A computed fold for a 521-nucleotide part of an RNA from an uncultured bacterium, annotated as small-subunit ribosomal RNA, 5' domain.
Rfam family: Bacterial small subunit ribosomal RNA. Gene Ontology terms of the family: structural constituent of ribosome and ribosome.
Context: one part of a larger RNA
RNA sequence: GGAUGAACGCUGGCGGCGUGCUUAACACAUGCAAGUCGAACGAAGCACUUUAACCUGAUUCUUCGGAUGAAGGUUUUUGUGACUGAGUGGCGGACGGGUGAGUAACGCGUGGGUAACCUGCCUCAUACAGGGGGAUAACAGUUAGAAAUGACUGCUAAUACCGCAUAAGACCACAGAGCCGCAUGGAUCGGUGGGAAAAACUCCGGUGGUAUGAGAUGGACCCGCGUCUGAUUAGGUAGUUGGUGGGGUAACGGCCUACCAAGCCAACGAUCAGUAGCCGACCUGAGAGGGUGAUCGGCCACAUUGGGACUGAGACACGGCCCAAACUCCUACGGGAGGCAGCAGUGGGGAAUAUUGGGCAAUGGGGGGAACCCUGACCCAGCAACGCCGCGUGGAGGAAGAAGGUUUUCGGAUCGUAAACUCCUGUCCUUGGAGACGAGUAGAAGACGGUAUCCAAGGAGGAAGCCCCGGCUAACUACGUGCCAGCAGCCGCGGUAAUACGUAGGGGGCAAGCGUUGUCC
Numbered sequence: 001g002g003a004u005g006a007a008c009g010c011u012g013g014c015g016g017c018g019u020g021c022u023u024a025a026c027a028c029a030u031g032c033a034a035g036u037c038g039a040a041c042g043a044a045g046c047a048c049u050u051u052a053a054c055c056u057g058a059u060u061c062u063u064c065g066g067a068u069g070a071a072g073g074u075u076u077u078u079g080u081g082a083c084u085g086a087g088u089g090g091c092g093g094a095c096g097g098g099u100g101a102g103u104a105a106c107g108c109g110u111g112g113g114u115a116a117c118c119u120g121c122c123u124c125a126u127a128c129a130g131g132g133g134g135a136u137a138a139c140a141g142u143u144a145g146a147a148a149u150g151a152c153u154g155c156u157a158a159u160a161c162c163g164c165a166u167a168a169g170a171c172c173a174c175a176g177a178g179c180c181g182c183a184u185g186g187a188u189c190g191g192u193g194g195g196a197a198a199a200a201c202u203c204c205g206g207u208g209g210u211a212u213g214a215g216a217u218g219g220a221c222c223c224g225c226g227u228c229u230g231a232u233u234a235g236g237u238a239g240u241u242g243g244u245g246g247g248g249u250a251a252c253g254g255c256c257u258a259c260c261a262a263g264c265c266a267a268c269g270a271u272c273a274g275u276a277g278c279c280g281a282c283c284u285g286a287g288a289g290g291g292u293g294a295u296c297g298g299c300c301a302c303a304u305u306g307g308g309a310c311u312g313a314g315a316c317a318c319g320g321c322c323c324a325a326a327c328u329c330c331u332a333c334g335g336g337a338g339g340c341a342g343c344a345g346u347g348g349g350g351a352a353u354a355u356u357g358g359g360c361a362a363u364g365g366g367g368g369g370a371a372c373c374c375u376g377a378c379c380c381a382g383c384a385a386c387g388c389c390g391c392g393u394g395g396a397g398g399a400a401g402a403a404g405g406u407u408u409u410c411g412g413a414u415c416g417u418a419a420a421c422u423c424c425u426g427u428c429c430u431u432g433g434a435g436a437c438g439a440g441u442a443g444a445a446g447a448c449g450g451u452a453u454c455c456a457a458g459g460a461g462g463a464a465g466c467c468c469c470g471g472c473u474a475a476c477u478a479c480g481u482g483c484c485a486g487c488a489g490c491c492g493c494g495g496u497a498a499u500a501c502g503u504a505g506g507g508g509g510c511a512a513g514c515g516u517u518g519u520c521c
Base pairs, nucleotide, nucleotide: 001521002520003519004518006517007516008515009514010513013391014390015389016388017387018386019384020383021349026347027346028345030344031343032342035091036090037089040088041087044084045083046081047080048079052075053074054073055072060067061066098302099301100300107227108226109225110224111223112222113221114220117219118218122215123214124213125212126211127210128209130164132162133161139154140153141152142151143150144149171194172193173192174191176189177188179186180185200207201206228274229273230272235265236264237263240262241261242260243259244258245257246256247255277299278298279297280296281292282291283290284289304325305324306323307322308321327338328337329336330335355381357380358379359378363377364375365374366373367372394424395423396422397421404415405414406413407412428462429458430457431456432455433454434453438448465510466509467508468507469506470491471490472489476505477504478503479502480501486493487492
């Protein structure tokens, strides 16, 4: 000098764009952050409607006996619905969002491999969807419990569940043929035997279902190289290293298991200890290099701590389940409930870091045929000079060089065209008016926002500080103090004329900032 997620002191007008718990992966009140589908299903409720019965009885007629029977109500029946909230079922809760505790590792980066693998939704192609069955939630009844939550009996549906049929193709077993390769091997062809599929709904337009193959996308595993410090850490290792049989997995493998052998790693640093998420990038530097890993993007890991599996195409699952532990809460003491490292917010810690805001209008995601619903992702607004950039705090004229301050050799010098005063201008500001793009060539729909922007009017009115002035280093005098009070980055100033302390005048530098401190180059 540059840089900063900064903090502190003094000061502070506006706008645009960014950024904002670096500390306690400390504990959390409250609200919201993942739902959706009635075009899979049954039942219930609500609204409307239809049929029938009963009650009531307006109106009209009347021979006053009665007849007629509107509207309304109750029950029953039929149908309809952009209706409602539970339940069965489907898809999604494995994405999106957060954090960096752990991890020195195939975790990450980079380049390869899989003749050792999987892939819901999506696209393309081929072949199909025949015929049955038994349940169960909801619901009703009984019952246990303070509650959370159950138990028993009975009824019912499905795109829920289970047999049967069919099998082009796929899978398994057996033997065979020729072809190819990269070691284990790979693909192709025909044969025999075996087991395995399906679901309907509809607004009639469609939307779905099963099997197989191919693609796309996403993932899994393996390998080469690279990836901090310490030798005041020198030996480490028994599933350890390899083999065989078996198990397990989507798949290879000590991944697991039984047996057999005694290997394997290490001075080219094993093991141990410390520290740390990695990268694209960012800062600095002419570069080489050094430092960092906030925001944004990619990967990984984690979700109070530890362990485990279930479901599923995908998890060993932040807002799922089970167990153990700590903590908090409820309790009728028998037993239960919870997990902000999601968005806000609270306490605490700290030098220090924001609103319990608006909206799904846009972009994107989930569900749905769609309308639409959900979305603290996201888009916006609020707070903070935290950073970068831009603008302003007026312009021109104006010498009696005013008053006043400071200084003085008492003549003057200086603040100083500075002010006053005159004439202008209107960025920002105030008031009034107009008023968007972002939203689609069917239409509707804008949180931001009456914002940006434009027009008119008003009036210099409302807007300058901070640090420094001995040398380095741009900028000097006076007074006070008297090795005191104090200053200080280094050298060093201060003991009676201090350009170095304090104040004042003047000056220099930067400027809505200035200075200090921390950290990096």